Large-subunit ribosomal RNA, domain I from a Polyangiaceae bacterium, 551 nucleotides, folded computationally. NCBI's taxonomy places the organism under Bacteria, Pseudomonadati, Myxococcota, Polyangia, Polyangiaceae. Model confidence (mean pLDDT): 85 of 100.
Context: one part of a larger RNA
RNA sequence: GGCGCACGGUGGAUGCCUAGGCGAUCAGAGGCGAAGAAGGACGUGGACAGCUGCGAAAAGCUCCGGGGAACCGCUAACAGGUUGUGAUCCGGAGAUCUCCGAAUGGGGCAACCCGAGCAGGGAUUACCUGCCAGCCCGCGGUGAAUUCAUAACCGUGUGGCAGCCAAGCCAGGGAACUGAAACAUCUAAGUACCUGGACGAAAGAAAAGCAAGAGAGACUCCCUCAGUAGCGGCGAGCGAACGGGGACGAGCCUAAACCCGCAAAGGUAAAACUUUACGGGGGUCGUGGGGCUUGCGAUAUGGGACUCAAGAAGCUAGUCGAACGGUAUGGAAAGGCCGGCCAUAGCAGGUGACAGCCCUGUAGACGAAAGCGGAAGGAGCCCUAGCGAGUACCCGAGUACCGCAGGACACGAGUAAUCCGGCGGGAAUCUGGGAGGACCAUCUUCCAAGGCUAAGUACUACUGAUCGACCGAUAGUGAACAAGUACCGCGAGGGAAAGGUGAAAAGAACCCCGGUUAGGGGAGUGAAAUAGUACCUGAAACCGUGUGCCU
Numbered sequence: 001g002g003c004g005c006a007c008g009g010u011g012g013a014u015g016c017c018u019a020g021g022c023g024a025u026c027a028g029a030g031g032c033g034a035a036g037a038a039g040g041a042c043g044u045g046g047a048c049a050g051c052u053g054c055g056a057a058a059a060g061c062u063c064c065g066g067g068g069a070a071c072c073g074c075u076a077a078c079a080g081g082u083u084g085u086g087a088u089c090c091g092g093a094g095a096u097c098u099c100c101g102a103a104u105g106g107g108g109c110a111a112c113c114c115g116a117g118c119a120g121g122g123a124u125u126a127c128c129u130g131c132c133a134g135c136c137c138g139c140g141g142u143g144a145a146u147u148c149a150u151a152a153c154c155g156u157g158u159g160g161c162a163g164c165c166a167a168g169c170c171a172g173g174g175a176a177c178u179g180a181a182a183c184a185u186c187u188a189a190g191u192a193c194c195u196g197g198a199c200g201a202a203a204g205a206a207a208a209g210c211a212a213g214a215g216a217g218a219c220u221c222c223c224u225c226a227g228u229a230g231c232g233g234c235g236a237g238c239g240a241a242c243g244g245g246g247a248c249g250a251g252c253c254u255a256a257a258c259c260c261g262c263a264a265a266g267g268u269a270a271a272a273c274u275u276u277a278c279g280g281g282g283g284u285c286g287u288g289g290g291g292c293u294u295g296c297g298a299u300a301u302g303g304g305a306c307u308c309a310a311g312a313a314g315c316u317a318g319u320c321g322a323a324c325g326g327u328a329u330g331g332a333a334a335g336g337c338c339g340g341c342c343a344u345a346g347c348a349g350g351u352g353a354c355a356g357c358c359c360u361g362u363a364g365a366c367g368a369a370a371g372c373g374g375a376a377g378g379a380g381c382c383c384u385a386g387c388g389a390g391u392a393c394c395c396g397a398g399u400a401c402c403g404c405a406g407g408a409c410a411c412g413a414g415u416a417a418u419c420c421g422g423c424g425g426g427a428a429u430c431u432g433g434g435a436g437g438a439c440c441a442u443c444u445u446c447c448a449a450g451g452c453u454a455a456g457u458a459c460u461a462c463u464g465a466u467c468g469a470c471c472g473a474u475a476g477u478g479a480a481c482a483a484g485u486a487c488c489g490c491g492a493g494g495g496a497a498a499g500g501u502g503a504a505a506a507g508a509a510c511c512c513c514g515g516u517u518a519g520g521g522g523a524g525u526g527a528a529a530u531a532g533u534a535c536c537u538g539a540a541a542c543c544g545u546g547u548g549c550c551u
Base pairs, nucleotide, nucleotide: 001550002549003548004547005546006545007544008543009542015536016500017499020471021470022468023467024466025465026464027463028462029460030459031164032163039100040099041098042055043054044053046078050074051073061094062093063092064091065090066089070082071081072080105114106113107112115132117131118130119129120128121127134161135160136159137157138156139155140154141153142152168199169197170196171195172194173193179186183233210215220247221246222245223244224243230238231237251452252451253450254396258281259280260279261278263276264275265274266273286430288395289394290393291391292390293389294388295387296386302383303382304381306380307379308378314372315371316370318366319365320364324339325338326337327336340357341356342346348360349359350358401425402424403423404422406420407419408418411437432447433446434445435444436443487494488493507535510522511521512520513519
């Protein structure tokens, strides 16, 4: 030195564990904000670095309710206190709530600076309190060019807006990589992304829609039709609808004709009358409807998505809640053995090893001063009829439609209908107009150019309950720990590592070595200390000590 054996050191794999994650299901909630949010800065404790809580009234104050013996958060000890006159704690309501932040008196490099601004208080100082941004809307006033008027300006208001928020929704914009085995039309994709807006859902919605000789009857969502019909450098690919089956179920209001009122202008001697704007009535449809004139007839029945009061269940603390002992082993019994009991409760967690009967609970049964909630019912209010004849007044205009160039439709200009907006042209009013995939006729069907509308559907930042052939600390969230922390970066941004003594600290009094160390040896605790806080288990690499053999 090598090989082996034994015992160690180092190291932190493995096993076991879970305080944290991941994914679902069912409910709830679906918003917060100028009454100052979300998010922060700085403070705040007897002593306090961090986290948590709170706000100069600062780990808190008041009231109401629950609860019933301890309490002063994580956090031990010290000091000092609180508490059966009911504390701590839990729930409800309130008070306080610095500064920044939409941030709003002005400014600004956020958490700072400046207003002898206005009003009130105060002792005319100091100081304290409130107010002082913009836009929109309503109301009032002043009032140009320009007489009236308007613009503009000023004042005013318990008026509105603003800013934040995971996904879902609608709209305005809108890629590329990629695929086509290259690439340009095409695809990816109206996706990602940007912007605006709204809601608890959003959007859509009451046929100028389908259909096909038979019909159906708003919209939305699911299954199907169907990878069909089609579209397509007919490549890659894209890809319906009708119809059928389900979920749900709801229909309404206007514009106009006509009538009434009112104001202004024209007109008049004064009226009448005409026009326009506004208000009320009327009216709302496609077997066309309505108006007006006229004839006949009814006086009821249903409905409401509106407003108001009141308010059930439920939610936000909680309460009651059955039944077990012995014995040996052991540090400890819940495991063994013996003998019992409860069960509308043998889900689960804890307890010194595995507990239906020890504890918390569970089944079941109860409970609210206050707040939330809002069922059923109530009140008000609103809506709700007809049949015929005549008349030809009305039935949404720079609209429909056409042309040009685009976009959307599964449909790429194609035979290209349909829908949308840009530019140009430009109708008709029921003897009317649109559609039925060029176009025309016949036929059928439907009434555009105004508006509103629950439910079925989508989503989950947030709250509760439950579940998992999900993970178990290099896994599972980046984060089980002071985690979006430490650290890196000027910045946008990037972004860790790090869990486990023991049943209980019983965390090692005292003695010895040592520097009044570190560390160790005794003693002691403990079932165990090779469980000693560098702490469960403690693999391997790597480093030793002893020993056998070989060299």